[in-house]
Formats: sequence, C1' cells, structure tokens
RNA sequence: CAAGGCGACCGGGUGAUCGCGCCCUGCCACGCUGCAGGGUGAGGAAAGUCCGCGCUCCCCAGGGCACGGUGCUGGCUAACCGCCAGGCGGGGUGACCCGACGGCAUAGUGCAACAGAGAGGCGUAGUGCCCCCUGUGCGCCGCACAGCGGGGUGAGGGUGAAACGGUGCGGUAAGAGCGCACCGGCGCAGGUGGCGACACCGGCGGCCAGGCAAACCCCACCGGGAGCAAAACCAAGCAGGAACGAGGGGCGGCCCGUCCCGUUCGAGUUCCGGGUAGGUUGCACGAGGCGGCGGGUAACCGUCGUCCAAGAUAGAUGAUCACCGCUCGCCACGCGGCGAGUACAGAACGCGGCUUACAGGUUGGCUUGAGUC
RNA sequence: GCUUCUGUAGCUCAGUGGUAGAGCGCGUCCUUGGUAAGGACGAGGUCAUGGGUUCAAGUCCCAUCAGAAGCU
Repeated sequence: CAAGGCGACCGGGUGAUCGCGCCCUGCCACGCUGCAGGGUGAGGAAAGUCCGCGCUCCCCAGGGCACGGUGCUGGCUAACCGCCAGGCGGGGUGACCCGACGGCAUAGUGCAACAGAGAGGCGUAGUGCCCCCUGUGCGCCGCACAGCGGGGUGAGGGUGAAACGGUGCGGUAAGAGCGCACCGGCGCAGGUGGCGACACCGGCGGCCAGGCAAACCCCACCGGGAGCAAAACCAAGCAGGAACGAGGGGCGGCCCGUCCCGUUCGAGUUCCGGGUAGGUUGCACGAGGCGGCGGGUAACCGUCGUCCAAGAUAGAUGAUCACCGCUCGCCACGCGGCGAGUACAGAACGCGGCUUACAGGUUGGCUUGAGUC
Repeated sequence: GCUUCUGUAGCUCAGUGGUAGAGCGCGUCCUUGGUAAGGACGAGGUCAUGGGUUCAAGUCCCAUCAGAAGCU
C1' cells in the first nucleotide's frame, strides 16, 4: 500500500423569527381560557409482532392426557428459542464463520425414483473367474474354441448419491476376514487430564450388521388462560321481549378434582331490540441511565457517587431564512467556484432479545499478499 | 391486539419428495365458397424471493415480500 475478517461510535451543526405538547411557579380568571418565567420533548432500529417476561384480571391457577416448544457441556439472566465460554463436526491459506448438535435407525414403523444383477440382512449375477460334463481341432501329457448343461464364487470391472471396511501376504479349483500383520470403525473393561461435553494412551475381541428422525417416532426438560382496546373508579342514560330449560357456569380441547349458582319463587344459553360509546386513573422511580473502583477469559455481577431525560388521545417536537459540515459531478496552475443531494425512518404500558431496512462518516485490534528499512 | 390461509404457463386451477400438468386462450396446418365448430401439431414456467435439509425440493424447515379472511 492492497485485500479480507471481527468490534465500537456518529448519523447533521450554529444563529434569528414565528408556531407546538407536558410539568412547576406567579398573575388574571375562579368553569373554560390567557400571559410571564423555568425545565423538558422520538430510535438504533421507535419497524416486524418472531420469542421471553414484568404488570393486570379470571373463585383451583391442583393433577393428568392431548397439544406446543427446546435439545452437546458449563456459566449469565427475572426469563428466553437469547448471550458468553468451551467441546465436536463442517467451510476457509488465515484471521474467522456456520451448525436444526439427545437416539447403531438394534424400541417400533417407514422411504430411496431412474440406472444397476442386486438397495438392506447375509442376499444377488448380465459381463467375469474356477471345476466337472458334451462336441470339435491340434504335437500324447496338455492347450484352444463352442454349448440352451451341472456345481462353486462374489475378489476384479460396470451402474449408482450410496453396493456388505482398506493395503499387503498366505491360502484356495477359483475366490472371500477364510487366516495373519498393520490401519480404520465398533464393542468390553481400564489409566491420565478436565466441573463437564470430551481428548489422549495402551489391552482384549475378526465383531465389520449402510443413509435419512428439517420421515413418523422414542427419551429428557419446560409450558393454566387472556391480554393496557388488560383492568380500576366516577358521571350520564335506557326498555325490554321471545324461545329452550334441569342442570349450568369458572378454567384454548378432554378427563379427574374443586368452587359458585339453580331445579318451576327459573341458574344459565341463544335470538331480537334499546342506551352509552364521556371523564379520571392505569401513564412512567425502573430487572433505570451515566461515571469510578473491584471480581470474572467473557457474558455479567457487586459496590460507591450522580441524574430523573416524552406521556399524547385525531394524536405534540414543526415552518422560513442564512451560514457551515458531509457526499457526488463539472471547472480550475493555485486560492477556490458552481450545481445537485444529505440514509432507514416517528413513541401510544414497559423491559430483555431476535429479525429486517439504512446515503455517508469516524475509529480499534487481527489475518493474508507485495514492497521498503 | 389475536388467529388462520394463499402466491405454479397470458387467465382459472391440480400436483403423495423422484426432475412440470389440465382446461380456456395463442400460433401453424387440414376441412369450408368464407367463418364458426371439429381434427392434428406446436410454443409458452428462475413453481412469490433468499437460505438450509436431502442423492434429489413445487412439496420439508427457517427468514423476507405481497395479498386475503375471521374474532374482538
């Protein structure tokens, strides 16, 4: 200098004029409202609504089935399908990145088209190899060829994504873990290191019996329901009727259990119809922000100090002017000038994550390549 | 706020994991005096987009985009 990989931050600024919401104080008003002063006023994603919770309500929320979710190990957290660290597997020269990561599928069931002899338990032969038989030829033994014949074989070649471990030696009529040596996988019992997932080491055993669970499934763990349009209070207003009815209601479905109401003095369910759709609270002091110190590899935790930072309800934070910043293009010896643009995008109970969108800019290490000292 | 469904040829829709189908429409030819009808042949597809699982994906899984319906 170029390329790559990981992380953090900013994402317009200044001044003037006019106009907004909330809170506090003062004055007027004393019902609305107005004036003055002070303070404050959208995000890293406020978005998507994919998750988890806080909070609120439901007279069981207690047990079970079903259903749904998660799935290596150890930590963090209020919790999570999140985050951190590690293990294993895969990708990359590397820094690093990805993982849907329990299950020899032997708990059971299932799938693999086409091709191929054969696609899943010891099976198969179109080509091939060996032995026997028949025939022909040749120089007797023997060799070669043909056969719709009989038996053995599964090593070689071919097909396929995948074909019954690999190399070598022996053995055999020819072959085959058939036997042996080494390697690989698997099983059994050990040793060392580690909290653990796992890693390494040697021993025994010819045991070599594949793939798919984002196929059904099995195993382990977790899970009441609904959601701020939840709910609480106040004010105002109306108009009830019909049918069913002995059981009904609370719990997403079902069962058990339990509680409440009711059985002609009628609980509830369904249908038709009427009124109100107003105000206040919920509504921001929090698993809170910022900074220092300590612990921890880290996520994060502890402690001390300090700060209070929107709360609307047709929905506020805007408009105009000027200068500057940044980006692009053009002109220019230089000073610089002109033009265009300035991302994604606005709270509505809040928080912790995930995912998606984003013009431009600042910055920290790390890896690779080339060159220089 | 909550819940479910859809996206395939120009249009309307099928499609058990095995390599894309039907009808209508379009083009050419035959038939007819000329059309229609009928018959034959043919063209037309990144299966909404991207990634993943698998030997193989329209189909299974995840994310994104666009649209529709229901409850309150």
Background:
Model confidence (mean pLDDT): 75 of 100. Predicted 3D model of RNase P RNA and transfer RNA as a complex of 445 nucleotides. It holds a member of the Rfam family "Bacterial RNase P class A". Its family is annotated with ribonuclease P activity, dimeric ribonuclease P complex and tRNA processing in the Gene Ontology. The family's RNA type in Rfam is ribozyme.